[in-house]
RNA sequence: GGGAGACUGUCAGCGCCGGGCCCUGCGGGGUGACGAGGACGGCAGUUGUCGAAAGACUCGGCGGAUGCUGCCGCGGCCGGGGCGGGUCGUGAGAGAGGGAGCAAAAAACGGAAUCAACACCGCAACAGAGGCCCUCUCGCCGCUGCAG
Numbered sequence: 001g002g003g004a005g006a007c008u009g010u011c012a013g014c015g016c017c018g019g020g021c022c023c024u025g026c027g028g029g030g031u032g033a034c035g036a037g038g039a040c041g042g043c044a045g046u047u048g049u050c051g052a053a054a055g056a057c058u059c060g061g062c063g064g065a066u067g068c069u070g071c072c073g074c075g076g077c078c079g080g081g082g083c084g085g086g087u088c089g090u091g092a093g094a095g096a097g098g099g100a101g102c103a104a105a106a107a108a109c110g111g112a113a114u115c116a117a118c119a120c121c122g123c124a125a126c127a128g129a130g131g132c133c134c135u136c137u138c139g140c141c142g143c144u145g146c147a148g
Stems, first nucleotide, its partner, number of pairs: 014063004019059001020031004034051003040073007074089005080146001081144004093138007109122003
């Protein structure tokens, strides 16, 4: 350096389930989030983004959670440094309008399997938010015996 195997971790619509519902051979089994998007660190609070599908459902419960808010720290920007202030989070101002680009499942059809429910495999199409691009508006500050 290469190969094989094992283990561990990442995964967050994520995990689990005594309700409900469905199936049953009555022992039990099944269902319980479809993708998109989302992480500077800590603490606290909290009813935690977006649409698609469905219409016993994604209902209900528990836990978790990259969300939001506040505070602190760190970091970027505001034309070197420092202090204060503002605004954001490494793609590191806000708002409005416009634009490009972007999904999976469900349903249908086909397949395979089961006592059955359910789940599985193949196949086409269809979002919105965020981010990005363009335009407009607002913001882009104050002090400074430091540096140039």

The prediction has a mean pLDDT of 77. A computed fold for a 148-nucleotide RNA, annotated as glmS glucosamine-6-phosphate activated ribozyme aptamer. Rfam family: glmS glucosamine-6-phosphate activated ribozyme aptamer. It is annotated as a riboswitch. Gene Ontology terms of the family: catalytic activity and regulation of gene expression.